This is a predicted structure of a 74-nucleotide RNA (transfer RNA) from Hyphomonas sp. The prediction has a mean pLDDT of 81. It matches the Rfam family "tRNA".
RNA sequence: GCGCUCGUAGCUCAGUUGGAUAGAGCAGUGGACUUCUAAUCCACAGGUCGAAAGUUCGAGUCUUUCCGAGCGUG
Numbered sequence: 001g002c003g004c005u006c007g008u009a010g011c012u013c014a015g016u017u018g019g020a021u022a023g024a025g026c027a028g029u030g031g032a033c034u035u036c037u038a039a040u041c042c043a044c045a046g047g048u049c050g051a052a053a054g055u056u057c058g059a060g061u062c063u064u065u066c067c068g069a070g071c072g073u074g
Base pairs, nucleotide, nucleotide: 001073002072003071004070005069006068007067010026011025012024013023019057028044029043030042031041032040050066051065052064053063054062
């Protein structure tokens, strides 16, 4: 340089053929319980889905360029 895969919450990930309000677990905050801690239970908060543009009535999902990571290859 070329090809392929990936990028979604602090971390690990799901998200089906493009459609209803973007989710789970862990972590965090508050509360209940407990003599206290842990565990358990309840609630809350946390995202413009890597960036920009395009297609579409509608994009996390399709297309293009760029950025980053991994793998393969000359």
NCBI's taxonomy places the organism under Bacteria, Pseudomonadati, Pseudomonadota, Hyphomonadaceae, Hyphomonas.